[in-house]
Context: one part of a larger RNA
């Protein structure tokens, strides 16, 4: 390359918007470029391969042999499977209209309470704290304890749940403002507007930058007790950066369901969430059918087992990204992206 593969042996981009490019739903009329068919030429010749003869046999050799050369042109005539062209359609896919979580989806102000630290004050009057024991480390300049005030910053117990929303990241006190998305139910609306995306641009923990602010708790560094042979550590008293807030950078993580998105199809039980119809009923529970989401467990089947099965890793189609022996190595170099720290793209040689 080709084959084969990507849940765990190598490989799904963190995630999502989209260009261009691939691929597309039913119908009726045309085209016929492409496809498929059939004539015809051409595919030197030798060698392959059949067949038949010639050297005693064979290997070699012949022959107006025969097949193959799975190609390409040119011609005919259909076919309409796919294209395009024009017309139609409603199922995909969007719209309206009611109605829902009244869902920790977002942004922004504002509020509240429990613990904590701190100060101040009142009581007290010697010890607090630590630890497996200890010490450091706080205490008569009155602490731990205990009450009052005041004062500050983070983060919201219980509810809280294999509950819920987000496109991933992620989201959790309460109100109010602005705003995103989904579900369902109907419907006479538009008429394939789809789908999947290389480039691109957007979002994106925690930790780190850079400029202002804040800094109660915790706590990299750093300091000291300990502990050991040693202890650059686990443990313990301290503690800066940091966690926080506003604007901007980075752009990564076991960004995991280690599982790209979209579509159809294929046996069931069960629980949980969101709704509608019917059903009965005084109302309500309960019931029954249905849509959507979220869990378990299992049958074909798949699988190297492990599993995994309708939320598939099964059966099919599409469209994108990746993988090709460990090591060296996400290294080196060159681009290119950042203040930097590094990201991103990425070898060879040599070695097993």
């Nucleotide at each position: 390359c080709u084959g084969g593969g990507c849940u765990u042996a190598a490989a799904g981009c963190g995630u999502g918007c989209g260009u261009a490019g691939g691929c597309g739903g039913c119908u009726a009329a045309g085209u016929a470029a492409g496809u498929u068919g059939g004539g015809u030429g051409u595919g030197a010749a030798a060698u392959c391969c059949c067949u038949c003869g010639g050297c005693u046999c064979a290997a070699c050799c012949g022959g107006a042999g025969g097949a193959a050369u799975u190609g390409c042109g040119c011609u005919c005539a259909a076919a309409a499977c796919u294209a395009c062209u024009u017309g139609g359609c409603u199922u995909g896919a969007g719209a309206g209209a009611g109605u829902u979580a009244g869902g920790a989806g977002g942004u922004g102000a504002g509020c509240g309470g429990a613990a904590c630290u701190a100060a101040u004050g009142g009581u007290g009057g010697a010890g607090c704290g630590g630890u497996g024991a200890a010490a450091u480390g706080c205490g008569u300049u009155g602490a731990u304890a205990u009450c009052a005030u005041u004062a500050g910053g983070a983060a919201c117990a219980c509810c809280g749940g294999u509950g819920g929303c987000g496109a991933a990241a992620g989201c959790g006190g309460c109100u109010c403002a602005c705003u995103g998305g989904g579900g369902c139910u109907c419907u006479a609306c538009u008429g394939a507007c789809g789908c999947u995306g290389a480039g691109g641009c957007a979002c994106g923990a925690a930790a780190g930058c850079u400029a202002g602010g804040g800094u109660a708790g915790c706590g990299a560094a750093c300091g000291g007790g300990a502990u050991u042979a040693g202890a650059u550590a686990c443990c313990c008293c301290g503690g800066u950066a940091g966690u926080c807030c506003u604007a901007g950078c980075u752009g990564u993580a076991a960004a995991c369901g280690a599982u790209g998105a979209g579509c159809a199809c294929u046996g069931g039980g069960u629980c949980g969430g969101a709704g509608a119809a019917c059903c009965u009923u005084c109302c309500a529970c309960a019931g029954u059918u249905u849509u959507c989401c979220g869990g378990c467990c299992g049958u074909a089947g798949c699988g190297a087992a492990a599993g995994u099965g309708u939320u598939a890793a099964g059966u099919g189609c599409u469209c994108c990204g990746c993988c090709u022996g460990g090591g060296g190595a996400g290294u080196a170099u060159g681009g290119u992206c950042g203040c930097a720290a590094g990201g991103c793209u990425g070898a060879a040689a040599c070695u097993c």
Predicted 3D model of a 352-nucleotide part of an RNA (small-subunit ribosomal RNA, central domain) from an uncultured bacterium. The RNAcentral record of the full RNA draws on ENA and SILVA. Model confidence (mean pLDDT): 83 of 100.